A computed fold for a 78-nucleotide RNA from Pelobacter sp. UBA5610, annotated as c-di-GMP-I riboswitch aptamer. Rfam family: c-di-GMP-I riboswitch aptamer. Rfam's curators write: GEMM was predicted in a large-scale screen for bacterial structured RNA regulatory elements.
């Protein structure tokens, strides 16, 4: 500093389901609530999924807690 991830330390993040909202929708906001996660912090860059319009070619959008890239970060045992 790289990898690496303790039944460690210190904090963190919030799945499903209800509750309000917002959108055609996928989905997303916030509350409550924790399946779980060592990048479940950002980035839609490549796949994939899922949605909308459609002249069926295609364009718009959703998912970063679906997989790989890319970046930036806390603790320090083996």
């Nucleotide at each position: 500093u790289u990898c690496c991830g303790a039944c460690a330390c210190u904090g963190g993040c919030a799945a499903a389901a209800c509750c309000g909202g917002g959108g055609u929708g996928a989905c997303c906001c916030g509350g409550u609530g924790a399946c779980g996660c060592a990048a479940a912090g950002c980035c839609a860059c490549g796949g994939g999924u899922c949605c909308u319009u459609u002249c069926c070619a295609a364009a718009g959008g959703a998912u970063a807690g679906c997989c790989g890239g890319g970046u930036u970060a806390c603790c320090g045992a083996a």
Source information:
The coordinates come from a structure-prediction model, not an experiment, and the mean pLDDT is 87.